[in-house]
RNA sequence: GGACCCGUGGUCUAAUGGUUAAGACACCACUCUCACACAGUGGAGAUCGCUGGUUCAAUUCCAGCCGGGUCCA
Numbered sequence: 001g002g003a004c005c006c007g008u009g010g011u012c013u014a015a016u017g018g019u020u021a022a023g024a025c026a027c028c029a030c031u032c033u034c035a036c037a038c039a040g041u042g043g044a045g046a047u048c049g050c051u052g053g054u055u056c057a058a059u060u061c062c063a064g065c066c067g068g069g070u071c072c073a
Stems, first nucleotide, its partner, number of pairs: 001072007010025004018056001027043005049065005
C1' cells in the first nucleotide's frame, strides 16, 4: 500500500428501516441471615465510534474519516 471483518451502558453480547435499544455479569437499595455468601425483588446506567448523505423516519442503508483485528504484498 491492497482486500475483508468489527466498533452498542463499567465488561461481554443481541437486535432490527418505525413501537420503551434486549439479555448476562458487575454496581446500588431492600428482603432473607447473628453475620457474610447464595437466592429473591426493585433501581440507576447507552445521543448505538465521528461527520455527511439517502429516506416521511437511520443504531440499522450508503460515503468519507478515526480506532481495532485478520490476510496479501
Molecule: transfer RNA
Organism: Candidatus Pacearchaeota archaeon